[in-house]
RNA sequence: GUGGAAGGUGGCUUCAUCGCUCGCCGUAUGGCGGGAGGAAAGUCCGGACAGCAAAGGGCAACCUGCUUCCUAACGGGAAGGGUCCGCUUGAAGCGGAUACAGCAAGUGCAACAGAAAGCAAACCGCCGACGUUUCCUUCGGGAACGGGUAAGGGUGAAAGGGUGGAGUAAGAGCCCACCGGUGGUGGCAGUGAUGUCGCCAGCCAGGCAAACCUCAGGUGCUGAAAGGCCAAAUAAACCGGCGAUUGAGAAUGGCCCGUUCGAUGCCGGAGGGUAGGCUGCUAGAGGUCAGUCGCGAGGCUGAUCCCAGAUAAAUGAUGAAGGUUCCACUCCGGUGGAAUACAGAAUCCGGCUUAUACACCUGCCACCUGU
Numbered sequence: 001g002u003g004g005a006a007g008g009u010g011g012c013u014u015c016a017u018c019g020c021u022c023g024c025c026g027u028a029u030g031g032c033g034g035g036a037g038g039a040a041a042g043u044c045c046g047g048a049c050a051g052c053a054a055a056g057g058g059c060a061a062c063c064u065g066c067u068u069c070c071u072a073a074c075g076g077g078a079a080g081g082g083u084c085c086g087c088u089u090g091a092a093g094c095g096g097a098u099a100c101a102g103c104a105a106g107u108g109c110a111a112c113a114g115a116a117a118g119c120a121a122a123c124c125g126c127c128g129a130c131g132u133u134u135c136c137u138u139c140g141g142g143a144a145c146g147g148g149u150a151a152g153g154g155u156g157a158a159a160g161g162g163u164g165g166a167g168u169a170a171g172a173g174c175c176c177a178c179c180g181g182u183g184g185u186g187g188c189a190g191u192g193a194u195g196u197c198g199c200c201a202g203c204c205a206g207g208c209a210a211a212c213c214u215c216a217g218g219u220g221c222u223g224a225a226a227g228g229c230c231a232a233a234u235a236a237a238c239c240g241g242c243g244a245u246u247g248a249g250a251a252u253g254g255c256c257c258g259u260u261c262g263a264u265g266c267c268g269g270a271g272g273g274u275a276g277g278c279u280g281c282u283a284g285a286g287g288u289c290a291g292u293c294g295c296g297a298g299g300c301u302g303a304u305c306c307c308a309g310a311u312a313a314a315u316g317a318u319g320a321a322g323g324u325u326c327c328a329c330u331c332c333g334g335u336g337g338a339a340u341a342c343a344g345a346a347u348c349c350g351g352c353u354u355a356u357a358c359a360c361c362u363g364c365c366a367c368c369u370g371u
Stems, first nucleotide, its partner, number of pairs: 001367004006362005012322007020035006037342001041353002044351005049223004056257004061219005066080005081100001082098006101214002106212002108208002123153002125149003130146007161179005180204002182201008227279004238269005249261003286305008323340007
């Protein structure tokens, strides 16, 4: 320098005309003012708010799983610890990942290869102690089989701690020293996770819990189509079933218990009527700026601002000018063309995740060139 991927920030502007929606003003044709986003998205997590007749108990189900902190709360975030990986180094350090309680409670699962893979195993190799048979004339030695052996080879992702010694027929934590792990226990440092320094025990135990499961902590359910109010409507008729305190059925949710309601009742069938409006509803864990405390997430104080509220659902269309980037041409002044993303509120708020043309910033990777 070119290209690539990742993270962060910004993410089109102005005017005119005609509309749409909300608020205020006006008797009124009308006037003035407000009118999408960083994700309004996915609806994944947490809350506010509301209802469930009082909101209880147990089981089941589901969620979470290193520590401290932040927060209204969280499965989110900050700072840190452990483990693993990469780079690098004399120590150290830097960067990245991490659902990170338990497989030393039980159950279950695992291709191929291999003799053997879950109370381990003898193919090759090693041994020939012990037993049987047998050979060499005997002492003694040899051979075969049973047998012993996990040191060595081979297979495998994995063969059940490592190195050395002692020991042995050959071997083996069988025994010993050191190292590693595990369990127990203590000192010191730290709020803590944990770190570090010891002591005791040969205890040596494979992997998987986003396998069932165990342990610890937590969760009542529903969801703005919640809920409240007004208006309109009438069939309290008809048919079938059940039931009225000896209780049909309902609140009640997956089940049980408990509690409560319950007769102009409940369930089903067929049929008739109504199906419109107000509220909830947008001033809020609110935005911006400054100060201050904190490593940080964030807290506190002050000033200032008001910033959508639709319901088949407004936030748009057309025209002109400009900005940015790319391409072509150029008389280097410009001219012409193309592109301008992802997306679009529906009770509100805090997160997470995903999408995003183009520009800028940060570090990284690949290639080329020069010193």
Overview:
A computed fold for a 371-nucleotide RNA from a Bacteroidia bacterium, annotated as Bacterial RNase P class A. Its Rfam family is "Bacterial RNase P class A". The family's RNA type in Rfam is ribozyme. Its mean pLDDT, the model's own confidence on a scale to 100, is 77. NCBI's taxonomy places the organism under Bacteria, Pseudomonadati, Bacteroidota, Bacteroidia. A source record names the gene rnpB.